[in-house]
RNA sequence: GCACUCAUAGUCUAGUGGUUAGGAUGGAUGCCUUCCAAGCAUUCGACCCGGGUUCGAAUCCCGGUGAUUGCA
Numbered sequence: 001g002c003a004c005u006c007a008u009a010g011u012c013u014a015g016u017g018g019u020u021a022g023g024a025u026g027g028a029u030g031c032c033u034u035c036c037a038a039g040c041a042u043u044c045g046a047c048c049c050g051g052g053u054u055c056g057a058a059u060c061c062c063g064g065u066g067a068u069u070g071c072a
Base pairs, nucleotide, nucleotide: 001071002070003069005067006066007065010025011024012023013022018055026044027043028042029041030040031039048064049063050062051061052060
């Protein structure tokens, strides 16, 4: 330099055009317990950036940035 794949809560991850963006883990509060742990309830927290297509984009397209892998 070229090609492929990928980028979603603090972390791991689901989501092939119309979802309240879901789950696990984590944080906070409460319940339970003599206390702790475990458990239960409630709650907090995310679509890498810019543009385009579309009535509607996390999803499709282009560019950028970053990461992984392969080739040279």
Molecule: transfer RNA
Organism: Streptococcus sp.